The RNA shown here (transfer RNA) has 74 nucleotides and comes from a bacterium. Rfam family: tRNA.
[in-house]
RNA sequence: GCGGGCAUAGCUCAGUCCGGUAGAGCGCUACCCUUCCAAGGUAGAUGUCACGGGUUCAAAUCCCGAGGCCCGCC
Numbered sequence: 001g002c003g004g005g006c007a008u009a010g011c012u013c014a015g016u017c018c019g020g021u022a023g024a025g026c027g028c029u030a031c032c033c034u035u036c037c038a039a040g041g042u043a044g045a046u047g048u049c050a051c052g053g054g055u056u057c058a059a060a061u062c063c064c065g066a067g068g069c070c071c072g073c074c
Base pairs, nucleotide, nucleotide: 001073002072003071004070005069006068010026011025012024013023020057028044029043030042031041032040051065052064053063054062
């Protein structure tokens, strides 16, 4: 240099194919339970869907651009 892939909650990830309320588990906070802790129960908060732009009534999802990381080729 060329080709391909990845990024979503504090962590691990789903959702993207086929556009339509952003989710799960763990963790966190409050309360219940318990002599206390753990476990268990109830409720709650998670968030610039890496960034910029475009298309669209509507974008995590489609298109374009630049950057980061990984793999392969040279």